Predicted 3D model of a 543-nucleotide part of an RNA (small-subunit ribosomal RNA, 5' domain) from an uncultured prokaryote.
[in-house]
Context: one part of a larger RNA
RNA sequence: GAACGAACGCUUGCGGCGUGCUUAACACAUGCAAGUCGAACGAGAAAGGGGACUUCGGUUCCUGAGUAAAGUCGCACGGGUGAGUAACGCGUAGAUAAUCUACCCUAGUGUACGGGACAACAUCGGGAAACUGGUGCUAAUACCGAAUACGCUUCACACAUCGCAAGGUGAGUGAAGGAAAGAUGGGGACCCUUCGGGGCCUAUCGCACAAGGAUGAGUUUGCGUACCAUUAGCUAGUUGGUGGGGUAAAAGCCUACCAAGGCUUCGAUGGUUAGCGGGUCUGAGAGGAUGAUCCGCCACACUGGCACUGGAACACGGGCCAGACUCCUACGGGAGGCAGCAGUGAGGAAUUUUGCACAAUGGGGGCAACCCUGAUGCAGCGACGCCGCGUGAGUGAUGAAGGCCCUUGGGUCGUAAAGCUCUGUCAAUAGGGAAGAAAUGUCUAGUGGUUAAUACCCCUUAGAUUUGACGGUACCUAUAAAGGAAGCACCGGCUAAAUCCGUGCCAGCAGCCGCGGUAAUACGGAUGGUGCGAGCGUUGUUC
Numbered sequence: 001g002a003a004c005g006a007a008c009g010c011u012u013g014c015g016g017c018g019u020g021c022u023u024a025a026c027a028c029a030u031g032c033a034a035g036u037c038g039a040a041c042g043a044g045a046a047a048g049g050g051g052a053c054u055u056c057g058g059u060u061c062c063u064g065a066g067u068a069a070a071g072u073c074g075c076a077c078g079g080g081u082g083a084g085u086a087a088c089g090c091g092u093a094g095a096u097a098a099u100c101u102a103c104c105c106u107a108g109u110g111u112a113c114g115g116g117a118c119a120a121c122a123u124c125g126g127g128a129a130a131c132u133g134g135u136g137c138u139a140a141u142a143c144c145g146a147a148u149a150c151g152c153u154u155c156a157c158a159c160a161u162c163g164c165a166a167g168g169u170g171a172g173u174g175a176a177g178g179a180a181a182g183a184u185g186g187g188g189a190c191c192c193u194u195c196g197g198g199g200c201c202u203a204u205c206g207c208a209c210a211a212g213g214a215u216g217a218g219u220u221u222g223c224g225u226a227c228c229a230u231u232a233g234c235u236a237g238u239u240g241g242u243g244g245g246g247u248a249a250a251a252g253c254c255u256a257c258c259a260a261g262g263c264u265u266c267g268a269u270g271g272u273u274a275g276c277g278g279g280u281c282u283g284a285g286a287g288g289a290u291g292a293u294c295c296g297c298c299a300c301a302c303u304g305g306c307a308c309u310g311g312a313a314c315a316c317g318g319g320c321c322a323g324a325c326u327c328c329u330a331c332g333g334g335a336g337g338c339a340g341c342a343g344u345g346a347g348g349a350a351u352u353u354u355g356c357a358c359a360a361u362g363g364g365g366g367c368a369a370c371c372c373u374g375a376u377g378c379a380g381c382g383a384c385g386c387c388g389c390g391u392g393a394g395u396g397a398u399g400a401a402g403g404c405c406c407u408u409g410g411g412u413c414g415u416a417a418a419g420c421u422c423u424g425u426c427a428a429u430a431g432g433g434a435a436g437a438a439a440u441g442u443c444u445a446g447u448g449g450u451u452a453a454u455a456c457c458c459c460u461u462a463g464a465u466u467u468g469a470c471g472g473u474a475c476c477u478a479u480a481a482a483g484g485a486a487g488c489a490c491c492g493g494c495u496a497a498a499u500c501c502g503u504g505c506c507a508g509c510a511g512c513c514g515c516g517g518u519a520a521u522a523c524g525g526a527u528g529g530u531g532c533g534a535g536c537g538u539u540g541u542u543c
């Protein structure tokens, strides 16, 4: 000099864009942060609304519907933190001929036949509660059986081709094995009908199998990746083999047996510290330091362990066990996990609102309407940082008054002020007022596709209509008015800027040299000056 997620002191007008627990991975009150689908399914409470019947008392059906149940998909994404980890964790370049991949895309085949339950519900109980037991009924795209099936799987046989090799790829023969679920809209004939509908045809969505793609993931290898030798030897599943098991998948991954290996001064083992990278800061560069915000990867979710479900977890707001802690209890027993967003206490020099909205972008579910979304978009607080603007402009010498200095002549603050003439940024008030909105849905009018069809459905075109948290914000215009808006540090040398008074080795200053013991440009005050300026200094840290 530059920089900072900074803090402290004094000061503070406005705006834009960023950014904000670096400490206790300490403990957490309260609210919210993951739901959705009635177009898979059975049932269908209450007020209210509508229809039918009515003896006018009411009965019944639809709706209400958001609900409880069972089921689907999602909950492995998104969001947080950096405790652990010196490691194939990360980075980079490869391998997978050792692997998987829900949803999505492409093209193909199939979607035929049956069965038995469990909830909800009803009823009888137990318990303070959390919750839970018995009996009875019932549905499904829930569960189960069996049929069929391919270029699928396994085994056996033999062939071609490719590869350095382990082996891959392709087609063939034989044997064995393995699937499925329906829903909604429309309809001219024909059939059945409990008159609701169903079969049948058709369209859309789904389901199953196999192939390919895309995406994502698993595993693995070379090289690189902090300090300590005041850490020199370490290792029994240890190193290798065979059999068996296990995984989507190679492998001591696990197990039985056999052999005795394996690593190491090119630093093993042990200890300390630490998430890694893109980057960031500095520097002419080489390098050094660092890893907040943003992006990629990893690890973790009160502490330790374990599996279940699933395409994927050994799962932050799932489960089980153990532990510590907190809470409830009728003392028998139960409940909980903010390192999600706000917020509280504690710790600390120190770090924000218990805000608004799903309007946009994105995500989950759904045919859709739509619902959910503390992701996100916005607003609030903090000069914490960067950037921009303002605090007026011109003129004005009796060089006013006043302050300070003085050699008493004067000098200086100083065109500074006042006065006069203007302007109107920002702030204030009033009026107007956005872009961000594209869609989706509905209605109307068409083209095309599908089809038996002019239904329905799908694609597409045009028009109308519908949607804004921010926000009456940005922006524009008008009004009045210089009015509401300047401080901080320094002035001995380094280092830009000096005089007076007070003090008298005292009080004090100080980054280094050093000042102060009676004229201190170095202490304290004043006047003046210098520097920067909504900031200025100090402290800390890095180069």
Stems, first nucleotide, its partner, number of pairs: 001543004006539005013389006019382002021347001026345003030342003035073001037071001048063006080300003089225008099217002104213003108209004113145003121136006152177006159170004182205006190199003226272003233263003238260008275297004279290004302323005325336004353379001355378003361375001362373004392422004402413004426484001428479005436470001441465006448458002487532005492513003498527005508515002
It matches the Rfam family "Bacterial small subunit ribosomal RNA". Rfam links the family to the GO terms ribosome and structural constituent of ribosome. The coordinates come from a structure-prediction model, not an experiment, and the mean pLDDT is 82.